[in-house]
This record gives sequence, C1' cells and structure tokens, in this order.
RNA sequence: GAAAGCAGCUUAAGCGAUCGCAGGAUUUUAAAAAUCUUGAGGAAAGUCCGAACACCAUAGGGCAGGACGCUCCAUAACGUGGAGUCGCGGUGACGUGAAGGAAAGUGCAACAGAGAACAGACCGCCAGCCGGAUGGCUGGUAAGGGUGAAACGGUGCGGUAAGAGCGCACCAGUUUUUCAGGUGACUGAAAAAGCUUGGUAAACCCCGUCCGGUGCAAGACCAAAUAGGGAGGCGUUUGAGGGCUGCCCGCCUGAUGCCUUCGGGUAGGUCGCAUGAGGUGUGCGGCAACGUACAUCCAAGAUGAAUGAUCGCUGCUCUUAAAUAAGGGCAACCUAAUAAGAGAACAGAAUUCGGCUUACGAGCUGCUUUCACCC
RNA sequence: GUGGGUGUAGCUCAGUUGGCAGAGCACCAGGUUGUGGCCCUGGUGGCCGCGGGUUCAAGUCCCGUCACUCACCCCA
Repeated sequence: GAAAGCAGCUUAAGCGAUCGCAGGAUUUUAAAAAUCUUGAGGAAAGUCCGAACACCAUAGGGCAGGACGCUCCAUAACGUGGAGUCGCGGUGACGUGAAGGAAAGUGCAACAGAGAACAGACCGCCAGCCGGAUGGCUGGUAAGGGUGAAACGGUGCGGUAAGAGCGCACCAGUUUUUCAGGUGACUGAAAAAGCUUGGUAAACCCCGUCCGGUGCAAGACCAAAUAGGGAGGCGUUUGAGGGCUGCCCGCCUGAUGCCUUCGGGUAGGUCGCAUGAGGUGUGCGGCAACGUACAUCCAAGAUGAAUGAUCGCUGCUCUUAAAUAAGGGCAACCUAAUAAGAGAACAGAAUUCGGCUUACGAGCUGCUUUCACCC
Repeated sequence: GUGGGUGUAGCUCAGUUGGCAGAGCACCAGGUUGUGGCCCUGGUGGCCGCGGGUUCAAGUCCCGUCACUCACCCCA
C1' cells in the first nucleotide's frame, strides 16, 4: 500500500422566521382565549419468542397437544445472551451449525441397476460337466468392471481353484476398560475385541426439560339507546348450559334458564396508563454476558388518533469542471479549496418491559489477518 | 390491537403419508358448416407469492419474509 476479518461509535440534519397540531400547568369569567412548557424510533415495524399485569378455582388431576434439545454460566424469564466443546468452511484473522437418540421399534429411498438393507450376481474370475467350436449348463467367488445420491472399511503381504478380515502388519473408525487434564461438553495416552453395525428423526417415534387458558377489544366503574322482541332447539335436582382449554374427571355456578338464528340499538366517558426487572455516570467483582454500591435524572400519552408545512442561511454526500496542474513522499503511492447541478433512506408510539427477526441513507474509529513493496 | 385463514396456468380450483405438476373455462391450430356458434381432435401456457435450510430428491417438511382476507360491542 492492497484485499479481507471482527468490534464499536456518531448522525438520522442544525439555526432563524412565519403558519399550524396534541398533552400538561397557570391566568382571565363557564364555553373559550392568552402565556409558559413538553412532544417518536433504532428499528416505534413484523407480532416471532419470553415475562409483568388483569380476569377465569390466588389454577386442581389425567390424557392429548405444543415448544425446546452439546457444556457451563448469565437472567424475573426466554426459543435470548456470554464463554467454551465438537463438526463443517476459509491460506488466515475468523465465520457457521434446529449439534440428544438410527447397536429401542416401525416406515421411506423415484429412476437407473443383478442387487437398496436378516444383501446381491449383469459382465468378469475360477472349478466341474457337455461340445467340433467363438460357447452352453451346474456350482464357487465378490478382488476388478458397470448402475446409482448411497453398494456392507482402506493399503499391502500371505493364502486360495479363483477369492474374501479367511489370516497377519499398518492406517481409519466403533465399543469396552484403565490412567491423566477439565466444574462440564470433551481432550490426550494405553490396552483389549476382526467388532466394521449405511442414510433419513425440519418421517412416525423414544429419552430428557418446560408449558392451565385468554389477552388492555384483559379488566373496574359510570352513563346512554332499543322491542329485556320473533322463530327454532335444549333443559329445570334423573342438571341443559356457562365459568373464553381438544377430551375426561373434579370444583364453582345454574332455571323469569341456556344455545342458534332473525331483528333492534349504541358508535360515549373515567380509570387501567406512564417511577419502571427505568435511564445516565463513576467505582468494585467477573474473560464476558452480567451483577453490585454510590451519585444523578424523570423523559410523548393521542383514541379516526398530535409530534407538521413553507422560506432563508449553514453543514453533509455524490457528479462535472478546476486537473496531463500544484503540493506531499526515497519509493509504491497519497491529497482539494472553489463553482454549478443533484441527493438525504427505512419508517412512525397506541398497556408496559426483555429479546429475536426484518427494512435502511451518510460517515468515522480501533484491533487483527493474508499478500506485495521499501528501509 | 388481538386471534385465525389463503397464495399453484390468463381465471376458478385439485394435488393426503416427499419421487415426472393436473382439471375445467379461456387462448391457438385443424376438422365439421355456405359463414359463425355448438361439437370433435391436437397443442401452447407454470421460477407452485418471495428468500434460505433439511433431504439423494421439496408444491409438499422447517425457518424467515411479503401480499390478500375473515372474526371481535350492547339488548344477551
């Protein structure tokens, strides 16, 4: 210098003027007006997880169902995060993995191929028999060929009619045992057994862990309107139905009852609802996620739903010109004031938090790796 | 806001336990007819909404994402 990898940060334009919107406070005299003050995001989004909170037995039993799945740690909790292990990819920094079990059971594998899972024999090789013969029949074999995504360890020697873990040596793997390191996943070493057992569980399933349901349209209170109406069905102690759970049990409730449908009505208010597993800074503990102590701050709350529009100046980025320049550096190579034009994304709170995922404009910093060059 | 459902040919829809993507209508060509329709025969047309993953193999299984769509109050 080039090409990469990782971690993190800033901004999401600023200021002024004019007009406008919503919440709160104060004042004036009720309505209203005036003044002051506050007013979106890193994802407010998707609604994919986990909780808080509320109601239903302050939630019960069983089945079914669902989610998760290497280890340890963090956390209120999680399917999230951190640090590791192992596999895979990369020369490397590093990235990445829904990573339990296929030697519990069942299933599946199109086409091709002899054979697709207690293997198998098309070509080939070998033996025997037949024959005049390139051959035919019977048997053996799985080393070689061929098919396929996948064909039941690899190499060599021995062995044999030809062959084969059939035997042996080495290599790879598996299982078992022992020792060492680690909290653990796991790693390293040694020994034994010819043990070589294929793939698929994001197929059923098995094992382990977790999960009651419904969601702020939860729920509490106030107010208003209509026809507390019609039809059909079920049921009243032999219990319909409801308690927002797929089924059973249990519990509570239950008769002027319940369900379905037609019809009718309203299109309201207050609370829940803004101090919270809160933010920021510093110290301490921890590799880290994170925890903890102290100090400090209070920061939207609407309900057809506010947070905006126009103009001016400044700033940012890009393109063109300035530019075969000038400047810097031994060199490779690097660097712009100014002018004109253009551009500035994704998106917008709706009970509240912790995450994940997805979308997205501009710029900056640090560390690391590989290659090249110079000294 | 919450909870469901659906995306396959131009249109309406099939495609169950993964194995060569189908039907009807429409369109094109031929036949029939004096001509057209009906009818008969043949044919064209698909990134299976989009992007990844699992698998030998994905419309189908899993994850993410986009679009469309349905339900919700009171009398009760």
Predicted 3D model of RNase P RNA and transfer RNA as a complex of 451 nucleotides. The prediction has a mean pLDDT of 77.